[in-house]
Context: one part of a larger RNA
RNA sequence: GGCAAUAAGUGGAUGCCUUGGCGACACAAGGCGAUGAAGGACGUGACCACCUGCGAUAAGCUUCGGGGAGCGGUAAGUACGCUUUGAUCCGGAGAUUUCCGAAUAGGGAAACCUAGCUGGUUUAAUAACCAGUUGUACCAAGCUGAAUACAUAGGCUUGUGUAAGCAAUACCUGCUGAAGUGAAACAUCUCAGUAAGCAGAGGAAAUGAAAGUAAAAACGAUUCCCUGAGUAGUGGCGAGCGAAAGGGGAGAAGCCCAAACCAUCGGGAUUUAUUCCGGUGGGGUUGUAGGACCCCAAUGUGGGAUCUAGAGAGAUAGAAGAAUCCUUUGGAAAGAGGAGCCAAAGAAGGUGAUAGCCCUGUAAUCGAAAUCUCAAAGGACCCUAGGGAGUUCCUGAGUAGCACGGGACACGUGAAACCCCGUGUGAAUCUGCGCGGACCACCGCGUAAGGCUAAAUACUAAGUGUCGACCGAUAGUGAACUAGUACCGUGAGGGAAAGGUGAAAAGAACUCCUAUAAGGAGAGUGAAAUAGUACCUGAAACUUAUUGCCUACAAGCGGUCGGAGCCCUCUUUAUUGUAGGGUGACGGCGUACCUUUUGCAUAAUGGGUCUGGGAGUUAUUGUUUGUGGCAAGCUUAAGGCUUUACUGGCUGAAAGCGAAGUGAAAGCGAGCCUGAAUAGGGCGAAUUAGUCGCAGGCAAUAGACCCGAAGCGGAGGUGAGCUAUCCAUGGCCAGGUUGAAACUCAGGUAAGACUGAAUGGAGGACCGAACCAGUGGGUCUUGAGAAACCCUUGGAUGAGCUGUGGAUAGGAGUGAAAGGCUAAUCAAACCCCGUAAUAGCUGGUUCUCUCCGAAAUAUAUUUAGGUAUAGCCUCAUGCGCUUACCAUUGGGGGUAGAGCACUGAAAAGACUAGGGCCCAUACCCGGGUACCAAAUCUUAUCAAACUCCGAAUACCAAUGGGUGAAGCAUGGGAGUCAGUCCGCGGGGGAUAAUCUCCGUGGGCGAGAGGGAAAGACCCCAGACUACCGUUUAAGGCCCCUAAAUCAUUGCUAAGUGGAUUAAAGGAGGUAAAUCUACACAGACAGUAGGGAUGUUGGCUUAGAGGCAGCCACCAUUUAAACAGUGCGUAAUAGCUGACCUAUCGAGUGGAUUUGCGCCGAAAAUGAUCGGGACUAAAGCAAUGUGCCGAAAACGUAGGCUCUGUAAAGAGCGGUAGGAGAGCGUUCUAACCAGGCUGAAGCCAAAGCGGCAAGCGAUGGUGGACAGGUUAGAAGUGAGAAUCCAGACAUGAGUAACGAUAAACAUGGUUGAAAUCCAUGUCGCCGUAAGGAUAAGGUUUCCUGGGUAAAGUUCGUCUUCCCAGGGUUAGGCGGGAGCUAAGGCGAGGCCGUAAGGAGUAGUCGAUGCACAACAGGUUAAUAUUCCUGUUCCACCUUAUAUGCAUUAUUAUCUUCGUAGUGACGGAGAAGGUUAAUCUAGCGCGGUUUUGAUUGUCCGUGUCUAAGUACGUAGGUUGUCCGGAUAGGUAAAUCCGCCGGGCGUUAAGACUGAAAUACGAUGGGACCUAGCGGCUAAGGCCAAUAGGGAUUAGAUGAUACCAUGCUUCCAAGAAAAGCUACGUUGAGAGUAUAUAAGGUGCCCGUACCGCAAACCGACACAGGUAUCCGAGAUGAGUAUUCUAAGGCGCGU
Repeated sequence: GGCAAUAAGUGGAUGCCUUGGCGACACAAGGCGAUGAAGGACGUGACCACCUGCGAUAAGCUUCGGGGAGCGGUAAGUACGCUUUGAUCCGGAGAUUUCCGAAUAGGGAAACCUAGCUGGUUUAAUAACCAGUUGUACCAAGCUGAAUACAUAGGCUUGUGUAAGCAAUACCUGCUGAAGUGAAACAUCUCAGUAAGCAGAGGAAAUGAAAGUAAAAACGAUUCCCUGAGUAGUGGCGAGCGAAAGGGGAGAAGCCCAAACCAUCGGGAUUUAUUCCGGUGGGGUUGUAGGACCCCAAUGUGGGAUCUAGAGAGAUAGAAGAAUCCUUUGGAAAGAGGAGCCAAAGAAGGUGAUAGCCCUGUAAUCGAAAUCUCAAAGGACCCUAGGGAGUUCCUGAGUAGCACGGGACACGUGAAACCCCGUGUGAAUCUGCGCGGACCACCGCGUAAGGCUAAAUACUAAGUGUCGACCGAUAGUGAACUAGUACCGUGAGGGAAAGGUGAAAAGAACUCCUAUAAGGAGAGUGAAAUAGUACCUGAAACUUAUUGCCUACAAGCGGUCGGAGCCCUCUUUAUUGUAGGGUGACGGCGUACCUUUUGCAUAAUGGGUCUGGGAGUUAUUGUUUGUGGCAAGCUUAAGGCUUUACUGGCUGAAAGCGAAGUGAAAGCGAGCCUGAAUAGGGCGAAUUAGUCGCAGGCAAUAGACCCGAAGCGGAGGUGAGCUAUCCAUGGCCAGGUUGAAACUCAGGUAAGACUGAAUGGAGGACCGAACCAGUGGGUCUUGAGAAACCCUUGGAUGAGCUGUGGAUAGGAGUGAAAGGCUAAUCAAACCCCGUAAUAGCUGGUUCUCUCCGAAAUAUAUUUAGGUAUAGCCUCAUGCGCUUACCAUUGGGGGUAGAGCACUGAAAAGACUAGGGCCCAUACCCGGGUACCAAAUCUUAUCAAACUCCGAAUACCAAUGGGUGAAGCAUGGGAGUCAGUCCGCGGGGGAUAAUCUCCGUGGGCGAGAGGGAAAGACCCCAGACUACCGUUUAAGGCCCCUAAAUCAUUGCUAAGUGGAUUAAAGGAGGUAAAUCUACACAGACAGUAGGGAUGUUGGCUUAGAGGCAGCCACCAUUUAAACAGUGCGUAAUAGCUGACCUAUCGAGUGGAUUUGCGCCGAAAAUGAUCGGGACUAAAGCAAUGUGCCGAAAACGUAGGCUCUGUAAAGAGCGGUAGGAGAGCGUUCUAACCAGGCUGAAGCCAAAGCGGCAAGCGAUGGUGGACAGGUUAGAAGUGAGAAUCCAGACAUGAGUAACGAUAAACAUGGUUGAAAUCCAUGUCGCCGUAAGGAUAAGGUUUCCUGGGUAAAGUUCGUCUUCCCAGGGUUAGGCGGGAGCUAAGGCGAGGCCGUAAGGAGUAGUCGAUGCACAACAGGUUAAUAUUCCUGUUCCACCUUAUAUGCAUUAUUAUCUUCGUAGUGACGGAGAAGGUUAAUCUAGCGCGGUUUUGAUUGUCCGUGUCUAAGUACGUAGGUUGUCCGGAUAGGUAAAUCCGCCGGGCGUUAAGACUGAAAUACGAUGGGACCUAGCGGCUAAGGCCAAUAGGGAUUAGAUGAUACCAUGCUUCCAAGAAAAGCUACGUUGAGAGUAUAUAAGGUGCCCGUACCGCAAACCGACACAGGUAUCCGAGAUGAGUAUUCUAAGGCGCGU
């Protein structure tokens, strides 16, 4: 480490449960709100954080009823109370009801701020407080009142007046109105008048009493249901859309005006008569026309949808309500046994297990002081009648109609009526007018241009009650629980997880271990504690411990078959034997699953593991099969009645299908049509079965098997807190350098120009910090960081950077432009909705068995990975011998082959036209030719598109056989349209390819088994199951490895065999065959000898003598010997060969063919034939005899299917797919039978029986339900979907522990210290890593206690947890003052609506205005408290002075006018202060043997506001008069005009600073130390005393200064303040001084370059402003230091 067993842990499945959901039905209700809603904020309890209740009368107050003993919510506990004098509790009616919210006095960042008026409290008075009131629009009334006389517009006031806003926005009406999608594309069309937005209303809404429907001698408002009907129609006549009449039902209800006419009132016209207009009353209301007018008759009947009334009933609390005991088991009885009882009550729930009789209830019955609802009688009020004559009057006008443009009608412009709208035009008047689907005629129907109207119908947020073949904690609502909560997001918006002790807390006293508030061991409770609040049951993954066996020379899908050894159990008297269990050395065979594929162990996809969840459903229509009822018929729909409360029954014939067809139709009809036809032909009849349920298959329409886009649209929203640009208002830029214009001076010129010097200080100027940016490189890249760090770099007075407030947005913004940016998102943001968009695409799709069983082809296709039809499969029914196949017979053919007769190709020769070339030629004739070559001939050939010929097969037909391997037909259901390899025949290619395309056959696909080492496709062979039976196939028989070391004969020597036989080519390899030459007259080879002469042949040559070259190559001697085969020399020489002889003694050469071998022969980690090994073989060739060898065949036994009466026979591989039969899960009904003497579930499991899905005695656990049978209904079966949720692993005790500024020691505390505290030493920052603020955070601040979690380690510590404490203002900031950008916005304007812009106004700081300083003090606050000193506003009183006093010129006030407020950039110089330094001085220390006035070191040497003074400096005329033409009216003010005076000064205004007082104070330092505390060392410390407090230097970016100079880009507003008038009030008032008094609300802690903000973090990032010392230095650079702060939480 593996397997097994046992015992645990972790975890939270399963079972059981249900407080909560889901879906319905009935009743009632269908609103709340200015009398302040819905919804909130904040409070409220003795102790109270949430929830609940309530509202300063605050878990409640009053009263009327109910009720009757306890109560103070959840919610225990302590304390304290209430209650039979009736509490708590329930119901009715009242009271109270903070603040926000329509929000309504004004404002506003909701829950806050600030007002006016009336009345009141308080004060001497101001201030402060309480109650009420004050919005807008409309309406009404009243009062006023312009241009403009009356009047009107407008204004003001009043009102128990109306509206607003919310809600379920579910239902309804109207306005505006998409897109995804479908059409296999898309534009008309569809989706759809849907989604969405907006307006409005009600309990319903809308519609509605015919200018109708129709076509029969008809009906008679509207609405809804069934039917008509998927019909008529409409429609790129595509996809689709789709009526109406009529019929059956529900419910029913009809009316009122205008007008004519009459009367009356008012007004106008008119001389009168009269007439016109308006109001009111009467009259009158329709199509068979009616009414008025005129005449006659009638006074009663019927009705109402109006008001009142309130018998009675109901709603909102309640009352009463029958009947049981014993024994037994048990912790407990309701169980079991026994004996009873009630029942108008045996619904249900509870009670310690299952209760009619224990409790609550249930059936039937009863009940209301108060409020509400319905409502009869009664009353009031209103409505309601006839007949006739005449034909005078009336009967709805910018209307109907028409034209054009649209919409809506089922109806898309169509032949398009009818209806509605826009623009234009424009009638008639009952003898009229409209309609009846263009239009016309006839006929018929109705009476427009005014209005109202219940019921039947739709919906359900909230209330009450009831029900469920609905869920039961991953289910059911998102939510059973503090859930729209926690959490995420700027926001719109998104959005969880989380139930169970027990009957009862009896929730564990006490003891022990321990630092324990942790955890555990005892004890105790309890039926049970392995029920201990991490609590019922307690599965699996995963993690441990113990025991048995195995495992360290060993090889892989981890199993299966065999199996040694070891261990255990039972049985047995026992040895032993038998049986069972655990382990498993060793051996044989054996490369997971799913998906997708021609094909996967594949190194192609998917899954870490486990548990739970997770996908063909439902509705309607159609078709088909089965089954049931009835049948020439069958069936009801809506609705009605009835009974129950689970529903059922009975009706209901409207209507549908069928019973008759045919024709385009009229029509005719067992026939009809065509046709002239009685012909022929077509479709029918003759030959009739349907229909309605239920169930199965399939289709269509719907999301339609599940999950999955990128996207499209929304007159829907949310975002500019990031970023882009802009607007308003503020802020920032160390230091150094350069030296433009201009001016001045000098020179120069006729004058200029020009030159020089000095002054001057320009610049998208230069260098360079802060600041902004991001050039190059490196680091990081599971980061410190979702863009940073380090070094380096660019800009740095400008088109600069930056804060605060604001503006612009989604086909839109913004953009110095990159398609950049618009909240980590951009070629169209984000959120929600349409939406379950669509997906010819990918993935996934869950139990079993049985039978059959494909395709990867054709045709078509915007088609090629899709689909349709056919082909091939299956099931049912029918036909019946038709099939395949075999035999025979008869056919046609033009392939293979062959051939060359045709068509072509093509070699050689012959012959020979024609041509070329050469020769010849004056010309004509010619000659030659190894040139080209037609035709012809001979020989030899070739062809898919040649054929004089021509098979085998195949194909067609007939006859016979053939009951199967079948065939054909009709109908239901499919799948398949990617194929692949091999053989043969071909095309393409290169007669390449695991290439490609056809034909044909086989296999794989969908096929296992044996062989080929291993292998989809090759060879053999088609697996129902079992067998330690038999025989074989392919292939094998030395060992691995079953079977021959078998037999016979050869070959191979190369390990050839053994690269798939790899080639050309090469070779005395070897074996065999044939031919040929030489050979005993002596061959071949070897050895020995000879190899000569003319001659050095001639020529050539310097030479050439056999042997450079040319020519010739004779002759002689010989056994033989070349005018020379090769080597060699300058040339000779020399060597050798041919040739001859001798020796030797038998075969020796050559050629061709064949078998087996050899060379040719190179690849990457180590070789190899599968390995070992093999040589007369274990190789190759051949022959022979045996044997082995498969899931084949046979044998035996068994199962299933089919055929069959039986006997028997045949069959049973299988993907897509078809058909059939079953198992299991949840719930329902009936029946049967279980359970505390122990249900379900869980852990084991004998066994059962079956082919399987499965079932299951028994034991343990568990502690309350549950099973079987027969039917029924489904949220009905899991291993895969990069599935969903949870739990647990692996990686792994691995990486990391976040700036390398740094620690160390001692002591303390503690159970424990690297980390806490103290001290010392060391190190780091020091224009910060120090100090002060703004924003933002929101208690993090301080003290005490704690150590579970948080802190990247630790922790005694903390910014963590618990408890307590802490923020003090007339002067600081904000409000009670002002305005900018911008926002809102009365009226009025624009716009379908929503709404938009905007005037008067009103808000809005980042700006303007505005009064306090120093010191001390706390654990924590201070310009806030205290001490001292001071300032502002207002009130009162007093004094002084001035003015005024009866209707006004004191004074105040409203409004207005004018001035001021009031402003840019840059630059320079001056004055001064802050600050720093030095010296002196004070104090302390140090130094020294000692001493010192000395040396050195440290420290201090400081002091505000305010008041007074008014300096350096800056600015500046002043006075008088006038005109009343400017300043919207007025003005004594401003402006204007004139005059006097004064000018380089005075005066006035302003103004830092210094100085004096403030200050006899404070502070620093020194000395003493009341008193307190203590760790006994000391610490804190009131109080008292002493004490220097000067001079000089440097010197700001601060102040003078909002100044001055200069430049061009020309640089907020308002309040306040001053002056003036004006309006109103008005008797006292103004100023100064003194005294006294008043002074409201909010913020104030702490962090704030950061561990507290923004970045998910205690994150190397980001974050506006101010101060910022010393040395060095130009400097805020750099380096080192001070104060101060840190050493970066391993």
A computed fold for a 1690-nucleotide part of an RNA from a marine metagenome, annotated as large-subunit ribosomal RNA, half A. Rfam family: Bacterial large subunit ribosomal RNA. Its family is annotated with structural constituent of ribosome and ribosome in the Gene Ontology. The coordinates come from a structure-prediction model, not an experiment, and the mean pLDDT is 82.